[in-house]
RNA sequence: GCCUCUGUAGCUCAGUGGUAGAGCGUUACAUUGGUAAUGUAAAGGUCGCGAGUUCAAUCCUCGCCAGAGGCU
Numbered sequence: 001g002c003c004u005c006u007g008u009a010g011c012u013c014a015g016u017g018g019u020a021g022a023g024c025g026u027u028a029c030a031u032u033g034g035u036a037a038u039g040u041a042a043a044g045g046u047c048g049c050g051a052g053u054u055c056a057a058u059c060c061u062c063g064c065c066a067g068a069g070g071c072u
Stems, first nucleotide, its partner, number of pairs: 001071007010024004018055001026042005048064005
């Protein structure tokens, strides 16, 4: 220098055009003599950044940034 993949909640990941979800974690409540465990609920997201296509973009296209792998 070139090619491929990845970037979504605090962490690990799903979702591949139609209002963004799970597990773990956090907080509150219930339960207990008290903890742990368990149950219920809640909070937490400019979907890496910018532009384009579209009635509509996490999803498609282009550029940039970061990371991983490969080739020379």

A computed fold for a 72-nucleotide RNA from an archaeon, annotated as transfer RNA. The coordinates come from a structure-prediction model, not an experiment, and the mean pLDDT is 82. Rfam family: tRNA. About the family: Transfer RNA (tRNA) molecules are approximately 80 nucleotides in length. Gene Ontology term of the family: triplet codon-amino acid adaptor activity.